[in-house]
Context: one part of a larger RNA
Molecule: large-subunit ribosomal RNA, domain I
Organism: Hyphomicrobiales bacterium
RNA sequence: GGCGCACGGUGGAUGCCUUGGCACGAGAAGGCGAUGAAGGACGUGGUAAGCUGCGAUAAGCCCGGGGGAGCCGCACACAGGCCGUGAUCCCGGGGUGUCCGAAUGGGGCAACCCAGUGGAGCGUGAGCUCCAUUAUCCACGCGCAAGCGUGGAAGCCAACCCGGGGAACUGAAACAUCUCAGUACCCGGAGGAAGAGAAAGCAACCGCGAUUCUCCUAGUAGCGGCGAGCGAACGGGGACCAGCCCAAACCGUUGGUGCUUGCACCAGCGGGGUUGUGGGACCGCGACAUGGGAGUUCGAGAAGCGAGCCGAAGCGCGUUGGAAAACGCCGCCACAGACGGUGAGAGCCCGGUACGCGAAGCUUCGAGACCCCUAGCGGUAUCCCGAGUACCGCGGGACACGAGUAAUCCCGCGGGAAUCCGGGGGGACCACCCUCCAAGGCUAAAUACUCUCUCGUGACCGAUAGUGCACCAGUACCGUGAGGGAAAGGUGAAAAGAACGCCAGGUGGCGAGUGAAAAGACCCUGAAACCGUGUGCCG
Numbered sequence: 001g002g003c004g005c006a007c008g009g010u011g012g013a014u015g016c017c018u019u020g021g022c023a024c025g026a027g028a029a030g031g032c033g034a035u036g037a038a039g040g041a042c043g044u045g046g047u048a049a050g051c052u053g054c055g056a057u058a059a060g061c062c063c064g065g066g067g068g069a070g071c072c073g074c075a076c077a078c079a080g081g082c083c084g085u086g087a088u089c090c091c092g093g094g095g096u097g098u099c100c101g102a103a104u105g106g107g108g109c110a111a112c113c114c115a116g117u118g119g120a121g122c123g124u125g126a127g128c129u130c131c132a133u134u135a136u137c138c139a140c141g142c143g144c145a146a147g148c149g150u151g152g153a154a155g156c157c158a159a160c161c162c163g164g165g166g167a168a169c170u171g172a173a174a175c176a177u178c179u180c181a182g183u184a185c186c187c188g189g190a191g192g193a194a195g196a197g198a199a200a201g202c203a204a205c206c207g208c209g210a211u212u213c214u215c216c217u218a219g220u221a222g223c224g225g226c227g228a229g230c231g232a233a234c235g236g237g238g239a240c241c242a243g244c245c246c247a248a249a250c251c252g253u254u255g256g257u258g259c260u261u262g263c264a265c266c267a268g269c270g271g272g273g274u275u276g277u278g279g280g281a282c283c284g285c286g287a288c289a290u291g292g293g294a295g296u297u298c299g300a301g302a303a304g305c306g307a308g309c310c311g312a313a314g315c316g317c318g319u320u321g322g323a324a325a326a327c328g329c330c331g332c333c334a335c336a337g338a339c340g341g342u343g344a345g346a347g348c349c350c351g352g353u354a355c356g357c358g359a360a361g362c363u364u365c366g367a368g369a370c371c372c373c374u375a376g377c378g379g380u381a382u383c384c385c386g387a388g389u390a391c392c393g394c395g396g397g398a399c400a401c402g403a404g405u406a407a408u409c410c411c412g413c414g415g416g417a418a419u420c421c422g423g424g425g426g427g428a429c430c431a432c433c434c435u436c437c438a439a440g441g442c443u444a445a446a447u448a449c450u451c452u453c454u455c456g457u458g459a460c461c462g463a464u465a466g467u468g469c470a471c472c473a474g475u476a477c478c479g480u481g482a483g484g485g486a487a488a489g490g491u492g493a494a495a496a497g498a499a500c501g502c503c504a505g506g507u508g509g510c511g512a513g514u515g516a517a518a519a520g521a522c523c524c525u526g527a528a529a530c531c532g533u534g535u536g537c538c539g
Stems, first nucleotide, its partner, number of pairs: 001538009015524001016490002020461002022458007029450002031156002039100003042055003046078002050074002061094006070082003105114003115134008136153007160191001161189005171178001175225001201208002212239005222230002243442003246386001250271010276420001278385004282379004291373003295370002298368001301365005308357002314330001316329004331348002333337001339351003391415008401427001422437005477484002497523001500511004
């Protein structure tokens, strides 16, 4: 020195564990904000660095309710206190709530600086302090105006939704039309959903009857450098189901203007009216009922949520053990044998579980009340039935449809109708036929999503896994910045956390003691690499 064996050190794999994650289901909620949010800064404790809570009334103040013996957060200390005159704690309501932040008196390098006006206080005074108020925009009202008053807006928020803009990589085995894709991303807006929605629709000579979502139709018909690729509808099966209001004609009225003084026009308001077997106005006849509502800070009552309450049965005997919940034996309850804990594995020890009960407050339903809406028949052919609209040309866009035979829908520029003997559509266009009434508006449900709350579940993870974070993590650290972004869990049943002694400069070690065991705090187990000590064999 090598190999082997034994015993150690180092190291932190493995096993076991779980306070944390992940996914899904059901339900709730779907917003917060000038009454100052979200998020912060700085303070705040007897001692107080951090976290948490709170705000100069500062781990808290008041009230109502619950609860019933301990309490002064994490946090195991000392000191000092509180509590059956009911504390701590839990739920609800209120009060206080510095400064920054939309930040809004003005400024500003956020958490700072400096003002005006009214009021209060202090100081001899210069001056200082406290309270209130003072940004902008929009709408409405008032005003000749300056302006004043009232109401609203703003900012934040995970995804879902609608709208305005809108890529490229990529694919086409290159690439330009095309694709990726109206995706990503940016901007605006809203709601608990949004959007769509009551046929100027489909269909096919039969018929259907708003919209939305879904399964099929169907990878079909089509579109397509007919390449890559894109990709319907009709119809059928389901989910859900709901229909309405204006404008106009006409009647009335208020104000204004014009005048020829009772008419015209304009604006507002009330009635009327809402349709495609055309409807309505108008004229005549008839009715005053019935039905409905998606409205209301009204409402008996009901249900749910909501702190919580009640809640059966072994303090059984023996054995092993440090410990019984294990095993043996004997009992008991069960609308409760879910689960968790307790010194190992407990229906009957504890918390609970089943059944049942529950305040304030909140939510929903809700008889009823109020409020709102609501008819018919016939006649005539005078009036009305959404205009720079429909439509056309040119240029674009959307439609599964790339200009194509290209209808349909939308936009820009130009041109520009008709009012029922009217007008649109049925994939160029025309005729016939069929169908439907545009150019105003509203509309639950079925559908999408989950920052958040409650409950539950898992052939989900178990600390290099599962969230980036089980732990004081968006921290430490890196970066000028946008941004990037960790590592790090486990004594024991209980601290019983090792009194005392010895060695020693000290970490530490040896005794003693605790404990079932040192598991001894660098603490469960404690693999391997790696490093030693001893020894056998070999050189």